[in-house]
Context: one part of a larger RNA
Molecule: large-subunit ribosomal RNA, domain I
Organism: Desulfobacterales bacterium
């Protein structure tokens, strides 16, 4: 030395366990921010290194409510001290306080630091020193001033009102790839994807027919299911890929420009022409045209609308259009009717009931056996609109927390409903003439492009750089080239709630989803710790025990380390702690060489 056994020591595999994560589902909430966020820096504890908390009024102030006995946050004990039935500690709602940094905003700046100006206040004899408040840029309105340059613009100042920055995905826009794929590879495909940039919301875009359709109709839009992998693009290659129509979910429709009335400005004409009509009186910067505000009118495709005008109908009253009468128009009040904070105006108060943020009631077991310990084992019981979970010294319906069913807000939100409230309307409807309006560099259209399922292609819709360039209802536009004949719908302004999509955030639940090399990197002081100039990269590392009862005391030791007694404890399970497996390292026996 080798094998083979006994014992151990290392070592952390396996079991078992979960405070953490994965994934979903339903409800909430869907924004915070100059009233200075999101995120940070430094502080704040009697002792105070991290967490948490909160801010120089600094593990907290004040109010109003819930709550009932302890309480002084958490790793981590103690110790000093204090608070509490006059109701603390805690839980909720409302406020205050909130250093410095960060949009960062009085300048600066290498973040968290530095250095003013102004008013006002302490303090000082003053100089200064503090505290406290304005003080950034840009927009919009308002108002003052006001150059070149005479008006005027330009600018500046003043006041008030927004803006800025941050945030997961989901919305609209705008700029735009490449691998790929075509078994190369250049149209094509990847994709209008990823990247980036703008911009908004609880949703966002769409959106109230110049649609679709076919001789029959439909009646904004948007999301799904067929339709259909059809028709159809398409180096007819990879490939892309609709629409009519039908079903469901939802369902809501307005409002402006223009004719025409009044009215205000400003020009311009320049004087009875005019002032609603009719008569009488009167008036006297009126009238007329431009142009531009403001008010009323007034919104359609069976065209509509203005103007004049006829018949039908329509509450009362009162003042007004120079005066009287009469008619006509306007305007207010009441009563009546209608609508309304979600387009069609816009703000809110009240009340009421839900719900949300704290809570609160909440039924029913005893014994006996093993056991450290009953929840297990027998017996015999109850309750149960409560046998879902959790927790307890093993496995609990009646032990505790809960569960089921109730209840319950002084304060905020928040919806619904009433009442105030505010807004319209008291009209219109049928006809009748008029031919005044019905959205211009705009439709079309040549050329280059681009969206469309459609790649020019017979290539229509949209959308638009360059050029030409209409009409206004006896008209425009489309119906997949054009052209008739039908049919359909009114562009060149605008607003619109629901159904759609998404979840950083709460709060509920749910899994044949992980169980510590799994599941989030992260179950623990994890984006730490460590690595990088940065960008960025990035770990490891859970378990004594029911309960410290965490081994008083004695012995051996270097006043150790460890050990060996003794105790606790069910058990050393002894904080290098459950269980403890292999490598690998001993010991002591056999047996072999």
């Nucleotide at each position: 030395g080798g094998c083979g056994g006994a014992c151990g020591g290392c070592g952390g595999a396996u079991g078992c366990c979960u405070u953490g994560g994965u994934g979903c589902c339903g409800g909430g909430a869907g924004g915070c921010g100059a009233g200075g966020a999101a995120g940070g820096a430094c502080g704040c504890g009697g002792c105070a290194g991290g967490c948490u908390g909160c801010g120089a009024a600094a593990a907290g102030c004040u109010c109003c409510g819930g709550g009932g006995a302890g309480u002084u946050g958490c790793c981590g004990a103690a110790c000093a001290g204090a608070c509490a039935u006059u109701g603390a500690u805690c839980c909720g709602g409302a406020g205050a306080u909130g250093u410095c940094c960060g949009a960062a905003u009085g300048g600066g700046g290498g973040a968290a630091c530095c250095c003013g100006u102004c008013a006002c206040a302490g303090u000082c004899a003053a100089u200064g020193c503090u505290g406290u408040g304005a003080c950034a840029u840009c927009c919009g309105c308002a108002g003052c001033u006001g150059a070149a340059c005479a008006c005027a613009u330009a600018g500046g100042c003043u006041g008030c009102g927004g803006a800025g920055g941050c945030g997961a995905a989901c919305g609209g826009g705008g700029u735009g790839a490449a691998c790929u794929g075509a078994a190369a590879c250049a149209u094509c495909u990847c994709a209008g994807u990823a990247a980036c940039c703008c911009c908004a919301g609880g949703a966002g875009a769409a959106g109230a027919a110049a649609a679709c359709a076919a001789g029959a109709g439909u009646g904004a839009u948007u999301u799904u299911c067929c339709c259909a992998g059809u028709a159809g693009c398409g180096g007819c290659g990879a490939g892309c890929g609709a629409a009519g129509g039908g079903g469901a979910a939802g369902u809501a429709g307005c409002c402006c420009a223009a004719a025409c009335c009044g009215u205000g400005u400003a020009u311009a004409u320049g004087u009875a022409a005019g002032c609603c009509c009719g008569g009488a009186a009167g008036c006297g910067u009126u009238g007329u045209a431009u142009a531009u505000g403001c008010g009323g009118g007034g919104u359609a495709g069976c065209g509509g609308g203005a103007u004049c005008u006829g018949c039908u109908g329509g509450a009362u009253u009162c003042c007004g259009g120079u005066u009287c009468c009469g008619g006509c128009c306007g305007g207010g009040a009441u009563g009546c009717g209608g609508a309304g904070u979600u387009a069609c105006a816009a703000a809110g108060a009240u009340g009421a009931u839900g719900c949300a943020u704290a809570a609160u009631c909440g039924a029913a077991g005893c014994g006996u056996c093993u056991g450290g310990a009953a929840a297990g084992u027998c017996g015999c019981a109850c309750c149960g609109u409560a046998g879902a979970g959790g927790g307890u010294g093993a496995c609990a319906g009646u032990c505790c927390u809960g569960u089921a069913g109730g209840u319950g807000a002084a304060a905020u939100g928040c919806a619904u409903c009433g009442u105030u409230c505010u807004c319209c309307g008291c009209a219109a409807g049928c006809g009748g003439a008029c031919a005044c309006c019905c959205a211009a560099g705009u439709a079309c259209u040549g050329c280059g492009g681009g969206a469309c399922a459609c790649g020019u292609g017979g290539a229509a819709u949209c959308c638009u750089g360059c050029g030409g360039g209409a009409a206004u209802c006896a008209g425009u536009g489309a119906g997949g080239a054009c052209c008739g004949u039908c049919u359909c719908a009114c562009a060149a302004g605008g607003c619109u709630g629901a159904a759609u999509a998404c979840u950083a955030c709460c709060c509920g639940g749910c899994a044949a989803c992980c169980g510590a090399c799994a599941g989030u990197g992260a179950a623990c002081g994890a984006g730490u710790a460590c690595c990088g100039u940065g960008a960025g990269g990035g770990a490891a590392a859970g378990g004594u025990g029911a309960a410290a009862a965490g081994c008083a005391c004695c012995c051996c030791g270097g006043u150790g380390a460890g050990g060996g007694g003794a105790g606790u404890g069910a058990a050393a399970a002894g904080u290098a702690c459950c269980u403890g497996a292999a490598a690998c390292c001993g010991u002591c026996c056999g047996c072999c060489u």